Predicted 3D model of a 90-nucleotide RNA (c-di-GMP-I riboswitch aptamer) from Dethiobacter sp. Its mean pLDDT, the model's own confidence on a scale to 100, is 77. The model forms 95% of the base pairs in the Rfam consensus. Its Rfam family is "c-di-GMP-I riboswitch aptamer". Gene Ontology term of the family: cyclic-di-GMP binding. The organism belongs to Dethiobacter, within Bacteria.
């Protein structure tokens, strides 16, 4: 350096629920907590796909305010990917 990830070891992240705070959501951040995870490290400004829809913008019923469509400037790397890399075995 490539290939493999069935055992073993050092060891590492930590789903869902809960629970605080942020946000119009989606979402995120601490705690608890452990579903699982060989990259569940990083990238969302290469890319494809998901999610949300406050703000616009449309707009029919309607009535004093609101459903409803469209839309990322918001998000998700624990969905593909890109890019690094531990540790064992060959």
């Nucleotide at each position: 350096a490539g290939c493999u990830g069935u055992u073993a070891a050092a060891g590492g992240c930590a789903a869902a629920a809960c629970u605080a705070c942020c946000g119009a959501a989606a979402g995120g951040u601490g705690g608890c907590g452990g579903c699982g995870c060989a990259a569940a490290g990083c990238u969302a400004a290469a890319g494809g796909g998901g999610c949300u829809a406050a703000a616009g913008u449309g707009g029919u019923a309607g009535g004093u305010g609101u459903a409803c469509a469209c839309c990322a400037u918001g998000c998700c790397a624990g969905c593909c990917a890109g890019c690094u890399g531990u540790c064992a075995g060959u």